The part of an RNA shown here (large-subunit ribosomal RNA, domain VI) has 251 nucleotides and comes from Candidatus Woesebacteria bacterium GW2011_GWB1_43_14. The prediction has a mean pLDDT of 82. Its Rfam family is "Bacterial large subunit ribosomal RNA". The organism belongs to Candidatus Woeseibacteriota, within Bacteria.
Context: one part of a larger RNA
RNA sequence: CGUGUGAGUUUUGAGGAGAGCUAACCUCAGUACGAGAGGACCAGGUUGGGGGAAUCCCUAGUGUGCCGGUUGUGGCGUCAGCCGCAACGCCGGGUAGCUACAUUCCUAAGGGAUAACCGCUGAAAGCAUCUAAGCGGGAAGCCCACUCCAAGAUAAGAACUCAUAGACUCCUGGAAGACUACCAGGUUGAUCGGCAGGCAGUAGUAGGCCCGUAAGGGCUUAAGCUUACCAUGCACGAAUAAGUCGUUAGG
Repeated sequence: CGUGUGAGUUUUGAGGAGAGCUAACCUCAGUACGAGAGGACCAGGUUGGGGGAAUCCCUAGUGUGCCGGUUGUGGCGUCAGCCGCAACGCCGGGUAGCUACAUUCCUAAGGGAUAACCGCUGAAAGCAUCUAAGCGGGAAGCCCACUCCAAGAUAAGAACUCAUAGACUCCUGGAAGACUACCAGGUUGAUCGGCAGGCAGUAGUAGGCCCGUAAGGGCUUAAGCUUACCAUGCACGAAUAAGUCGUUAGG
C1' cells in the first nucleotide's frame, strides 16, 4: 500500500514447515524345524539409548547491589563501629532469575491408496495363464492422522460486536524485548519506586535434648541485617501538561 467505510474480537484452512529413530531382555518356547549342534516366524509385554519440547516443585550450578568469617593496608582525630583498595582481596553460605547434572512429557495407535512381490476368477489361445475386462493382499516409503505457521490464498474467505468509534506521540513499567514490536498502566490510578507486612537467606544468643574424660561439637532456635520474590496493604515520589491523525459509509 492492497483486500472498495472504519475499528475491535473470534475463526476456516488453500498451502507450507516440523516430527518420523533404535537396542536389549521376558513370554510364546528350548516349542516349530533339525540326526545332533543349534534354534525361530507370528503375537504380547518390560526396560533402556539417541533425538525433541516444556518447566524450576525436587536435586545441583551460578547468583560481582544479600548475610557472615577473615588477612594486609589507607581513611573517618582516638576507642568502638564502619568505609575504600587488594581478581567480589580471600573464604563459608545463599533469594529471585537463568540453567542441567534435575523433573515431566513426546517420538503412539489407527485409516486409505500403492511399490517390488503374492494371489482369486479369467479369456484371447476348448489347455495353461495374477490381466487383457474384473477383484484381493502387500512397505520404516506416499496421502491422512500428530505439532506449528498460515487469507498478499490479489480467487485477498467467514462469524460477532461497535460507530458523535478509535489510534498515536509522550510518560511509568514488564515473567515482552537487539531496535521495533507486544503486554500492563497513566490520578475515575496500585504501573514503577518507596514504606509496612510476609516468604525466604544468613547468622546463631539463652534454654532444652544428644555426643565427648575434657577443650568442645551437633539438633532446635532468638536478636541483627537482608537484592531481583508476593493474586498483600498504603498515593508518600513519578506516570504532569499538551499535541497529532481519524470519525470517509450513512444523513